[in-house]
RNA sequence: GCGACGGUCGCGCGAGAGUCCCUCAAGGAACGGGCGCCGAAGGGGCAAGGCGGAUGGAAGACCCCGCUGAAACUCUCAGGCAAACGGACCGCGGCCGGACG
Numbered sequence: 001g002c003g004a005c006g007g008u009c010g011c012g013c014g015a016g017a018g019u020c021c022c023u024c025a026a027g028g029a030a031c032g033g034g035c036g037c038c039g040a041a042g043g044g045g046c047a048a049g050g051c052g053g054a055u056g057g058a059a060g061a062c063c064c065c066g067c068u069g070a071a072a073c074u075c076u077c078a079g080g081c082a083a084a085c086g087g088a089c090c091g092c093g094g095c096c097g098g099a100c101g
Base pairs, nucleotide, nucleotide: 002101005097006096007095008094009093010092011091012090018035020034021033022032036081037080038079042077043075044074045073049068050067051066052065053064
């Protein structure tokens, strides 16, 4: 110096679900209340497997317990259900770090 990969910032694409009812001030899709929904900010949960324990015995395995253990699965806490904002993943770019060689 190259550089898998990670972080961060910017840009692009970007779904789902009541413009439901009541109230409110001319109006509101806002605030407040009510019921019904969504899952892709964030957050929570666990399967196989792995490690260990206990039991047993010549030695093991099974059953049992603990730890670890993924997601776009699941929960619906948070958030969301017109537009706007937000929005995972993905793509491009800048910056920072950087394994192996």
The prediction has a mean pLDDT of 83. Glycine riboswitch aptamer from Thermoleophilia bacterium UBA6103, 101 nucleotides, folded computationally. Of the family's consensus pairs, 90% are formed in the model. NCBI's taxonomy places the organism under Bacteria, Bacillati, Actinomycetota, Thermoleophilia.